[in-house]
RNA sequence: CGGGUAGGACGUGAUGAUCGCGGCCCCACGGCAACGCGGGGUCGAGGAAAGUCCGAGCUCCACAGGGCAGAUCGCCAGGUAACGCCUGGGCGCCGCAAGGCGACGGACAGGGCAACAGAAAGCAAACCGCCGAUGGUCCCGAGAGCUUGCUCGACGGACACAGGCAAGGGUGAAACGGUGGGGUAAGAGCCCACCGCUCCGCAUGCAAAUGUCGGAGGCACGGUAACCCCCGGUCGGAGCAAGGCCAAAUAGGUGGCGAGGUGCGGCCCGCACCGUCAGAGCCACGGGUAGGCUGCUCGAGGCGUUCGGUGACGAACGUCCCAGAUAGAUGAUCAUCCGCGCCGGGUCACACCGGCACGAACAGAACUCGGCUUACUGUCUCACCCGUCCC
RNA sequence: UGGCCCGUCGUCUAAGGGCAAGACACCGGUCUUUGGAACCGGCGAUGGUGGUUCGAAUCCACCCGGGCCAA
Numbered sequence: 001c002g003g004g005u006a007g008g009a010c011g012u013g014a015u016g017a018u019c020g021c022g023g024c025c026c027c028a029c030g031g032c033a034a035c036g037c038g039g040g041g042u043c044g045a046g047g048a049a050a051g052u053c054c055g056a057g058c059u060c061c062a063c064a065g066g067g068c069a070g071a072u073c074g075c076c077a078g079g080u081a082a083c084g085c086c087u088g089g090g091c092g093c094c095g096c097a098a099g100g101c102g103a104c105g106g107a108c109a110g111g112g113c114a115a116c117a118g119a120a121a122g123c124a125a126a127c128c129g130c131c132g133a134u135g136g137u138c139c140c141g142a143g144a145g146c147u148u149g150c151u152c153g154a155c156g157g158a159c160a161c162a163g164g165c166a167a168g169g170g171u172g173a174a175a176c177g178g179u180g181g182g183g184u185a186a187g188a189g190c191c192c193a194c195c196g197c198u199c200c201g202c203a204u205g206c207a208a209a210u211g212u213c214g215g216a217g218g219c220a221c222g223g224u225a226a227c228c229c230c231c232g233g234u235c236g237g238a239g240c241a242a243g244g245c246c247a248a249a250u251a252g253g254u255g256g257c258g259a260g261g262u263g264c265g266g267c268c269c270g271c272a273c274c275g276u277c278a279g280a281g282c283c284a285c286g287g288g289u290a291g292g293c294u295g296c297u298c299g300a301g302g303c304g305u306u307c308g309g310u311g312a313c314g315a316a317c318g319u320c321c322c323a324g325a326u327a328g329a330u331g332a333u334c335a336u337c338c339g340c341g342c343c344g345g346g347u348c349a350c351a352c353c354g355g356c357a358c359g360a361a362c363a364g365a366a367c368u369c370g371g372c373u374u375a376c377u378g379u380c381u382c383a384c385c386c387g388u389c390c391c
Numbered sequence: 392u393g394g395c396c397c398g399u400c401g402u403c404u405a406a407g408g409g410c411a412a413g414a415c416a417c418c419g420g421u422c423u424u425u426g427g428a429a430c431c432g433g434c435g436a437u438g439g440u441g442g443u444u445c446g447a448a449u450c451c452a453c454c455c456g457g458g459c460c461a462a
Stems, first nucleotide, its partner, number of pairs: 001387005007381004013337007021044007029036002046362001050373002053371005058239004065273001067271002070235005075089005090104001091102004105230002110228002112224002127169002129165003134162002136159004143152004177195006197217005202211003243294004253285005265277003301320008338359002341356005392461007401415004409445001417433005438454005
């Protein structure tokens, strides 16, 4: 210098002035009050406010116990209020590396599935092929027997029917360990050596696991669980449009069903048990209201320092209050500075001067937090890896 | 703001891991003076991206679009 990897910060500006918005506080006027008008001060959108994928706080179901079903998580150890999140480690895969990814328990509890191709896809099996020791068929024929043309027939050869093989080839995503040697009719863990695998022990580690560790062994115990399932863990439901209060108005409406002394029924996904109630039952028709206040912002809160920890994070001390709208608020103008770009002058090159234009992208709270996922890209900063060059 | 469903040819419906089917529409042909009807043939799609698996419309994750509910 170039190319990469992994984080962090900010959120295209800063300052001032004028006008215009919303909350809170103060003053003054009117008013019983609500409130109206005027002045002043102060505060006023995001890292994702998004998707509504998870977890909670909070509210309601009078209480919310255990179970089935259902859902979800799945290596180990930690963090956290909790989580399906985060951190560290292990194992596997990718990358030269820094690093990245992983839906990571169980296939000997059982079931299902594997189309087509192939001999064969789970306890088997032979399409091409190899063998010719053994049985068989045929040929030759040394010879032998005797019934003189019949029988038997060694050695040798051929066939590959029976048989042997699963080593070689082919098919397929996948075919019942690998390499080398011995052995065999040809072969095969049949045997041996080294790998691989299983079991037992030893060592290290909290553990998952690891081992240039040791011993023994049979040479065998395919795949798939984001298929059903088994095992272990977690989970009551609904949601601020939850819920509470006030005002107003109408018709505190009409009809039907229905149990009752230990029970039909009700008790916020479904099923039953327990518990509990006495209707904190059901169905149909019809009427009124759609207003205001609250919930609504002090929090598992932000910032700073120190300590502990590899880290996520935790503790202590100090300090700060930082939107609460309700058709839903933050915009406009001017000036200066800053930043980026262009043009001209100037310079060896910079610096410098003048002018013009611009102020990145994704995108706006609606009860509040901790996460995940998705969208987006400008600047700054830090560490590491690889390559090249110079000293 | 919060919650619940859906997505297959131009349209309406099938296909529950192994070749995306049917009808209507559209195009061409036959018949007819011409058109219609009828008959024959053809074209044409799993909302998108990734993952599991030998293989995905189907199983899983995320994204996009559409619809419904609440006070």